[in-house]
Molecule: small-subunit ribosomal RNA
Organism: metagenome
């Protein structure tokens, strides 16, 4: 401690995403054990059935059953009856049931934490003290008798007890009235002490010890109330309140108190967020986090609340009571229909809900409660046990040797190697833990009982009993590797890789994202990692996230400064003295329950768990100091601020007045035929006289020149002079006040342009509108014309890229330069000072671009505003406004990126600048014809396949009749035509019959060879199995290899340096110059590499050398270099020289380098070839070759015939011969160059119109042959015609080569004699020996090429003024929202199909206000009626009370109303998203109208 993701890379900015940790969970798959923990987070939904609160007979009437004894009867069973123990069930009374357990519905609140105060309070049971307990009396339930009911249940008579009830006595440090005295300084009030009068207690019971009653005071405990803090969101909730706020008298409670009443006052609360609204039990603490925080609020502790819903009260110390009560309301049950019972949010269970949560267990043994004098009962609290892998810990499924590295399996490059793996198998050992068997301690050295001691607390003695858990734990023997390993994942992140199938299908996916036939990403299998009785996925939270930032960000441009000022609250605040001591700081007390946490120690075999002690507990409250800072009081100062005085300044701001030039009209004159307007036109004005021009007049608006990089204003703004009124900043002066200050939520007021409104005003100009134009369209752009409006005035509007995209103030922190306005000092001029306006810059900052005293550096103080795009500045509320709209201002759903700066390229209908048959100047084509040839289509059994813009179509193919030959039909073979290996025959080989189209198939003859160690082998053939041959089958998009192009363009690069945070830059840019990144000069770059060039071939001059088959001046000799000779010349063919901008001359920078010019065959690369950086196009080719995957194996392999590829309505492309007289045609007659020749070239002569046949010489070639080269030239005819042009087409006859010429060949003769009279849009080649025209030879080849292709010579031009434009390309440079890179991105309607959502006439629920009916049970209150045991009274009656009636409050309920939330709604509204619909083409280049 950080990682992926936005780009073609970068840096940021900034959101999504994952690694950890946790978890009352749940879900998949798996599963040995133990320990210690947990366990309905939903339906506080609604329950069936058992349990969960009772005890006491030592409080009382009294009694069943039972057990001892005892009387009578009887013999005896037995029967009756008395005691005495033991007392069950009912019931009076006494405690207890207000505790324990449950569960979060309510509550946002004195509910809770925490601190505090009650002099405003009570407190059973406990403990402690001090006094008491005298005496009398009525009932009453039970039990019994009647009744009434289904039943719950209730009603009447008679009869009884107490510790139930009542009365008298007695009584105070109780209570209550008077009323006196001291102290606290006084009052109120506390304390402390008297005095009178009144008032009011009590239960017995015993085993005799005790245990209980009464009062009153004191603790302890428990509980009440009261207060200060702190304790959720929303302002799309902003005003709330009438018992409200308070005050006086009362009532009322334990107690204070509007708690409640009744006068009396207008209060009280609230932006330091009141009222409403919605969430919600609070805390110790748990979860994470380095911590600050942040979420949570299950077990366990504490505190509230609540017990079906609401409401009431009574009992009692304590309840407004979970297992009491009454009423209402819902619901379920039971009924004889009258009426009546119920309340699991205790333990368990059930049904429902739900993704989900246990058993109708055991024991009170032990802890603890209630009760009882005790035993002792009771206790679903609690101990325990069952289920659940639901956490958490532990522990185990063995352990050593063992390589033939077994087999299997899976991979492989496959006679083989890897991996699985020391794993197995095998031998040895061991027994946790499973099973069997045996022991078996503690939880109780108990308690209580009893008995003895003692004043009491106690202390001793005793004799016994008591354990659910438990077939526990633990220990011991036995047995025997025996009982016991899954789950994920394996393309990054993130440990850990191959096969195969599958083939954008099935799938996967956290997040980028795989998958379209070689998928480490999908499925499966072998490996491997990872964790382990578990592992993984899904939900939640916190971390990472400094991504809410207090610790700890930010607002130029990335999301963010409010348009501006001015002021309230509020928050901060110059310098010195004093005094306080609130905040601060220091010590001490007191609190901060326990549990937790942490740290040390112990105890379970270890851990987990658990025990014990310690430290802590930042808080809060009291109390002692201290006083620098802040506050707060009091006094002083002048530097911050404000005033005076002086100056001088400006488009500052409002009213008036005034000017001129232009525009428009208007009215006269002059003057004609146009004007006007556009890329170019039309509409449009004009012969009724326009435009043009002149004079005159009118009307509104703006204010040229100066003028500025200026000035003034808070912004918005502000410009002809002038006058008036007013505001302001500044400079100097240091006279005056004396912090009077800064900033400012709310508020107020200013506030372009539009735009409203109401009256004016109207030249100009122009939204809407209307024509003409463009256009596919053109509701645009251009144009012609025009109406709100532009102006004024009064009101409204309140918003702008109101930008400096940069809030306001205040300090501080290098320099240069320019301008305004003072000052200095009179001044041109300027050391300097102040206050602006600006440009460049230093630290510094900054993600860079940039900023840099006018800061976006250092710092402080206050305000606003951001927290990913997008939905959305949208909706719905609410406020403003006349509207128009404007302020506030979500969410649902949806993406993984939007975004900034800044590099490298590409790109531009951007500049710049350079080249190129690119253009232009030119010659010649091509597109129209016939014809050859290719290529689309069509056709066909089959017309094989392949190339397809430039860069595919006379392309592969330098030559399809068979063959080729890959394609079609037919017939034929299946280890196969070919290659290697094994067996077994037989030489090879050559002649020949029959069948068949052929292939094959049957036969006959002939021939035995070579080596040998004598077995046999060698090459050839035949037949045989079986590994395997084979394929022009598919994939050029899995590939090598070649090749095209861009381009023969002048470029691509590294190394070392520098320089950027990085990509990257520099180099390579620049200023020249070149064909060239060619070379020169600058230059943070020095250098070097691959390209240019250069070396190489050829041509072009010349030397030297050789002279044969080549030459032949010169002798000779001839028909003829034929011969003899010759090397001179030609020319062959080896080797040299020749050019280097070398040489003058000008330009240039005294370079490079260019221009010209000398000499030269030849001049600035000589002319031509070869030659092809880095990379581009998934460019071509599996059909030249090789080659990986795949398919094929009686066939996609091999063989043969015969057909096809050669078809033919039609469409291109490349050529060919032509249209003709610069020519056809006859005749004559002149000169190449390169090649080719033995299965070849073929001479001479014959023969034949002629293709050719004959015939043979020579030649393996500077020797003989192809071989007359044409076009030229002479020079004769034709006379512009479909021709003496032009040959296509068809008929006949023929040659030649082939096994073979029908489909299908050349070529010849005779004859026929078509189109065609120079070619539309369009397009191509080509700058010198070049276009253009003539002919020649070759390759392939059995034949075929007058027309392809490669070459070879002959004759032999025109034209380039430029670089503006089209194309293509180089190089700086700019813009960019393009990187698949303009054949780019990309926007909105329309239409489908899914989603969430807003309006809707309304419909349906909830909640809670307000008015009003209404009115149960209860409590106060009254009371005319009814009834009445205690006490009084001799009686009458009295007291009292209690039932009824009444009144006040007041739950459910009901009308009415408006409110505020949900949920639904015909029909709509825009909004996402969705594959390849549609119509445009907004935006990105200048985006084609910025």
């Nucleotide at each position: 401690a950080g990682a992926g993701u936005u780009u073609g890379a970068u840096c940021c900015u900034g959101g999504c995403u994952c690694a950890g940790g946790a978890u009352g969970a749940a879900c998949g798959c798996u599963a040995g054990c133990g320990g210690c923990a947990g366990g309905c987070c939903u339906a506080a939904u609604a329950c069936a059935u058992g349990c969960a609160a009772g005890c006491c007979g030592a409080a009382c009437g009294g009694c069943a059953a039972g057990u001892u004894u005892g009387a009578u009867a009887g013999c005896a069973a037995u029967a009756u009856u008395g005691a005495a123990c033991c007392u069950a069930g009912a019931g009076u009374g006494g405690c207890g049931u207000a505790a324990g357990g449950g569960u979060g519905c309510g509550u946002a609140a004195c509910a809770c934490g925490u601190a505090u105060g009650c002099a405003a309070u009570c407190u059973g049971c406990c403990c402690u003290g001090u006094a008491c307990a005298g005496g009398g009396g009525a009932a009453u339930a039970g039990c019994u008798c009647g009744g009434u009911g289904a039943a719950a249940a209730c009603c009447g008579g008679a009869u009884u007890a107490a510790u139930g009830c009542c009365c008298c006595g007695u009584a105070a440090u109780a209570u209550g009235u008077u009323u006196g005295g001291a102290a606290g300084g006084c009052a109120u009030c506390u304390u402390c002490u008297g005095a009178u009068c009144a008032u009011u207690a009590a239960a017995g019971u015993u085993g005799a010890g005790g245990c209980g009653g009464u009062a009153c005071a004191g603790g302890a405990u428990g509980a009440g109330c009261a207060u200060g803090c702190g304790u959720a969101u929303g302002a799309u909730u902003a005003g709330u309140u009438a018992g409200u706020u308070g005050g006086c008298g009362g009532g009322g409670u334990a107690a204070c108190g509007g708690c409640c009443c009744a006068c009396c006052a207008a209060g009280a609360c609230g932006a330091u967020g009141a009222u409403c609204a919605u969430u919600a039990g609070g805390g110790g603490a748990a979860c994470u986090g380095a911590g600050a925080g942040g979420u949570u609020g299950a077990u366990c502790c504490c505190c509230c609340a609540c017990a079906c819903u609401g409401g009431c009260a009574c009992u009692g110390a304590g309840a407004u009571a979970c297992g009491g009560g009454c009423c209402a309301g819902a619901c379920u049950c039971c009924u004889a229909c009258g009426g009546g019972a119920g309340g699991c949010a205790g333990c368990a269970g059930u049904a429902g809900g739900g993704a989900a949560u246990a058993u109708u267990g055991g024991a009170c043994a032990a802890u603890g409660g209630g009760u009882g004098a005790g035993a002792g009962c009771c206790u679903g609290a609690u101990c325990c046990a069952g289920c659940c892998a639901u956490g958490c810990c532990g522990c185990g499924u063995g352990c050593a040797g063992g390589a033939a590295g077994a087999a299997g399996g899976c991979c492989u490059u496959c006679u083989g190697g890897g991996u699985u793996g020391u794993a197995a198998a095998c031998u040895g050992c061991u027994u946790u833990u499973g099973c069997c068997a045996g022991g078996g301690g503690a939880u109780a050295a108990a308690a209580u009982g009893u008995c003895u001691g003692u004043g009491c607390g106690c202390a001793g003695a005793u004799a016994a009993u008591u354990g659910a858990a438990g077939g526990u734990a633990c220990c011991u023997g036995g047995u025997g590797a025996a009982u016991a390993a899954g789950c994920c994942a394996c393309g990054g992140c993130u440990a850990a890789c191959u096969a195969c199938g599958u083939g954008c299908c099935a799938g996967c996916a956290g997040c980028c994202g795989c998958g379209g036939u070689a998928a480490u990403a999908c499925g499966u299998a072998g490996g491997u990692g990872g964790c382990a009785a578990g592992c993984g996925u899904u939900g939640u939270c916190c971390g990472g996230a400094u991504u809410u930032a207090u610790u700890g960000g930010g607002u130029u441009u990335a999301a963010a400064g409010g348009g501006u000022g001015c002021g309230u609250a509020g928050g901060c605040g110059g310098u010195c003295c004093u005094a306080u001591a609130a905040g601060u700081c220091a010590g001490u007390u007191g609190u901060g329950a326990a549990a937790u946490a942490c740290g040390g120690c112990a105890g379970c075999u270890u851990a987990a768990c658990u025990g014990u002690c310690g430290a802590g507990g930042u808080g809060c409250a009291a109390u002692u100091g201290a006083u620098a800072c802040u506050g707060c009081a009091g006094g002083a100062c002048u530097u911050g601020a404000g005033u005076a005085c002086a100056g001088a300044c400006g488009a500052g701001g409002u009213a008036g007045g005034c000017g001129g030039a232009a525009u428009u009209g208007a009215c006269g004159g002059u003057g004609u035929a146009g004007c006007g307007g556009u890329g170019a036109a039309a509409u449009g004005c004009u012969u009724a006289g326009a435009u043009a021009u002149c004079g005159u007049c009118a009307a509104g608006a703006a204010c040229a020149c100066c003028g500025a990089u200026a000035g003034c204003g808070a912004a918005g703004g502000c410009a002809g002079c002038u006058u008036a009124c007013u505001a302001g900043a500044c400079u100097g002066u240091a006279a005056c006040u004396g912090a009077c200050g800064c900033u400012g939520a709310g508020g107020c007021a200013c506030g372009a342009a539009a735009g409203u409104g109401u009256g004016g005003g109207g030249a100009u100009c122009a939204a809407a509108c209307a024509g003409g134009a463009u256009u596919a369209g053109a509701u645009a752009c251009c144009c012609u014309g025009g109406u709100a409006g532009u102006c004024c005035a009064c009101a409204c509007u309140g918003u702008a890229a109101a930008c400096g995209a940069u809030g306001a103030u205040u300090a501080c922190u290098c320099g240069a330069u320019g301008u305004u306005g003072g000052c200095g000092a009179u001044a041109c001029a300027c050391a300097g000072c102040c206050a602006g306006c600006g440009u460049c810059u230093u630290a510094g900052c900054a993600a860079a671009a940039g900023c840099g005293a006018u800061a976006a550096g250092u710092a402080a103080u206050c305000c606003a505003c951001c927290u990913g795009g997008g939905g959305a500045g949208u909706a719905c509320g609410c406020c403003g406004g006349c509207a128009a709209c404007g302020g506030u201002g979500a969410a649902a759903c949806u993406c993984a990126a939007a975004g900034g700066a800044a590099u490298u390229g590409a790109c531009g209908g951007g500049g710049g600048u350079c080249c190129g048959c690119a253009c232009a100047a030119g010659c010649g084509g091509u597109g129209g014809a016939g014809c050859a040839u290719g290529u689309g289509g069509u056709u066909u059994a089959a017309u094989u396949c392949g190339a397809u813009g430039c860069a595919a179509c006379g392309c592969g193919a330098a030559g399809a009749a068979c063959c080729u030959u890959a394609c079609c039909u037919a017939c034929c073979c299946u280890u196969g035509a070919c290659a290697u290996c094994c067996c077994g025959c037989g030489a090879a080989u050559c002649c020949u019959g029959c069948a068949g189209a052929g292939a094959u198939g049957u036969g006959g003859g002939a021939g035995u060879g070579c080596c040998g160690a004598a077995a046999g082998g060698a090459a050839c053939g035949c037949g045989g199995a079986g590994a395997c041959a084979g394929g022009u089958g598919c994939u050029g998009c899995a590939u090598g290899g070649c090749u095209g192009u861009c381009g023969u363009c002048a470029g691509c690069u590294c190394g070392u340096g520098u320089u950027g945070u990085g990509a990257g830059a520099u180099g390579u840019u620049g200023g020249g110059u070149u064909a060239a990144g060619u070379c020169c000069c600058g230059u943070a770059a020095c250098g070097a590499g691959c390209g240019c060039a250069a070396c190489c071939c050829u041509u072009g001059c010349c030397c030297u050398u050789a002279g044969u088959u080549g030459c032949c001046a010169g002798c000779a000799u001839u028909u003829a270099g034929u011969u003899g000779g010759g090397g001179a010349c030609u020319c062959u063919a080896a080797g040299g020289g020749g050019a280097c901008u070398g040489c003058c001359g000008g330009u240039g920078a005294u370079g490079a380098a260019c221009c010209g010019g000398a000499g030269g065959a030849a001049g600035g690369c000589g002319g031509g070839g070869a030659c092809g950086a880095c990379g581009u196009c998934a460019a071509g080719u599996c059909a030249u070759c090789a080659u990986g995957g795949c398919c094929u194996u009686u066939a996609u392999g091999g063989g043969u015939a015969g057909g096809g590829c050669u078809a033919c309505a039609c469409a291109c492309g490349u050529g060919c011969u032509a249209c003709a007289a610069u020519g056809g045609g006859g005749c004559g007659u002149u000169c190449a160059g390169a090649g080719g020749g033995u299965u070849g070239c073929c001479a001479a002569c014959c023969c034949g119109c002629g293709a050719g046949g004959g015939g043979g010489a020579g030649c393996u070639a500077a020797u003989c042959u192809c071989u007359u080269a044409a076009a030229g030239c002479g020079u004769c005819u034709c006379g512009u015609a479909g021709u003496c042009c032009a040959g296509a087409u068809u008929g006949g006859a023929g040659u030649c080569u082939g096994c073979a010429a029908c489909u299908c060949a050349a070529c010849u003769c005779c004859a026929u004699g078509a189109a065609g009279u120079c070619g539309g849009a369009a397009u191509c080649g080509c700058u010198a020996g070049u276009a253009a025209u003539c002919g020649c030879g070759a390759a392939u080849c059995a034949g075929c090429a007058u027309u392809g292709u490669c070459g070879c010579g002959g004759u032999g031009a025109a034209u380039a003024c430029g670089u503006u434009c089209c194309c293509g390309g180089g190089c700086c440079u700019u813009g960019u929202a393009c990187a698949c890179a303009c054949c780019g991105c990309c926007c909105g309607u329309c239409a489908c199909g899914u989603c969430a959502u807003g309006g809707g006439a309304g419909u349906g629920g909830a909640u809670g206000g307000u008015a009003c009916c209404a009115g149960a049970a209860g409590u106060g209150g009254g009371u005319a009626g009814u009834u009445u045991a205690a006490c009084c009274g001799c009686a009458a009656g009295g007291g009292g009370a209690a039932c009824g009636c009444u009144u006040a409050c007041c739950a459910c309920g009901g009308u009415a109303u408006g409110a505020u939330u949900c949920a639904u709604g015909a029909c709509u509204g825009g909004g996402a998203c969705g594959a390849a619909g549609u119509c445009g083409g907004a935006a990105c280049a200048a985006g084609g109208u910025a």